[in-house]
Context: one part of a larger RNA
RNA sequence: UUGGGCUUAAAGCGUCUGUAGUUGGCUUUUUAAGUCCGCCGUUAAAUCCCAGGGCUCAACCCUGGACAGGUGGUUGAAACUACCAAGCUUGAGUACAGUAGGGGCAGAGGGAAAUUCCGGUGGAGCGGUGAAAUGCAUAGAGAUCGGAAAGAACACCAACGGCGAAAGCUUUUUGCUGGGCCGACACUAACACUAAGAGACGAAAGCUAAAGGAGCAAAUGGGAUUAGAUACUAGGCGCUUUGCGCAUCGACCCGUGUAGUAUUGUAGCUAAUGUGUUAAGUAUUCCGCCUGGGGAGUACGUUUGCAAGAAUAAAACUC
Numbered sequence: 001u002u003g004g005g006c007u008u009a010a011a012g013c014g015u016c017u018g019u020a021g022u023u024g025g026c027u028u029u030u031u032a033a034g035u036c037c038g039c040c041g042u043u044a045a046a047u048c049c050c051a052g053g054g055c056u057c058a059a060c061c062c063u064g065g066a067c068a069g070g071u072g073g074u075u076g077a078a079a080c081u082a083c084c085a086a087g088c089u090u091g092a093g094u095a096c097a098g099u100a101g102g103g104g105c106a107g108a109g110g111g112a113a114a115u116u117c118c119g120g121u122g123g124a125g126c127g128g129u130g131a132a133a134u135g136c137a138u139a140g141a142g143a144u145c146g147g148a149a150a151g152a153a154c155a156c157c158a159a160c161g162g163c164g165a166a167a168g169c170u171u172u173u174u175g176c177u178g179g180g181c182c183g184a185c186a187c188u189a190a191c192a193c194u195a196a197g198a199g200a201c202g203a204a205a206g207c208u209a210a211a212g213g214a215g216c217a218a219a220u221g222g223g224a225u226u227a228g229a230u231a232c233u234a235g236g237c238g239c240u241u242u243g244c245g246c247a248u249c250g251a252c253c254c255g256u257g258u259a260g261u262a263u264u265g266u267a268g269c270u271a272a273u274g275u276g277u278u279a280a281g282u283a284u285u286c287c288g289c290c291u292g293g294g295g296a297g298u299a300c301g302u303u304u305g306c307a308a309g310a311a312u313a314a315a316a317c318u319c
Stems, first nucleotide, its partner, number of pairs: 004290003008272001012287001014201004021194001023192001025088004031082001033081002035077002038074006049065006091191001092188003096183001098181002103177007110154001115149007125136002162169002268275002292319003301312004
């Protein structure tokens, strides 16, 4: 290995591209490497197995024989794998015509709100909490009106919806650009699948060098206390939904193909939960991973990183 598994018991790399490798569509031909049949040699003796014999039996000993398997040579077979040559179009791809989209990068513009500053009105509190205090305020706060600055994020639409390999992506518009899907069939002719190493992307937090800094807010600092309140009660604000009327717009429904995305669920599968055409079904191919709990994703070593760390990865011992 034949012959176990990976939703939840241990176990699918965060995701993709792709090298070596493995595997690979249909038809015809060639060769005979794999494969198969036959023959020959070899695979020491002892041992094992079978038959017979000798020690009174047995263990033991002696004689003879053979299978299976391996390996080398050789005569053949040609279905399958492989090789050679030629072709095919269903897999895959290209071109053409369309289509949806918060896919990506860069530039420009926009309004609401919060904060800060300036000016006007006004005149005593504001803010905060369970209650207070710290804090702000007659050097004029809070409130309200007008103006300005700068930064961040884009309410409603909004969805059980869309796009992207994943992470992720939503104000408007412009430019560049990637991918998907559908249609008709024109072209190439297996160009394919998977993928060890390798490479690329990769939330948040963290780090380096600069710039910016409105709001929010770890650490740190200040004020409080019933041990503790995000629970309970009351009031207010914003947004959404909904009825009627008027005006405007043109949708809407049915059937079907394909692609995507949910729910239910048959057979099947499963230890059960469940899954179920988007499989955990039925087959095949490739990669990764698992082998009692703890020690431990740790020590040591190596690689990598500014560091923080990361990757690879044990054992003693113990239950």
A computed fold for a 319-nucleotide part of an RNA from Blitum bonus-henricus, annotated as small-subunit ribosomal RNA, central domain. Its mean pLDDT, the model's own confidence on a scale to 100, is 82. It matches the Rfam family "Bacterial small subunit ribosomal RNA". RNAcentral holds the full RNA, with entries from SILVA.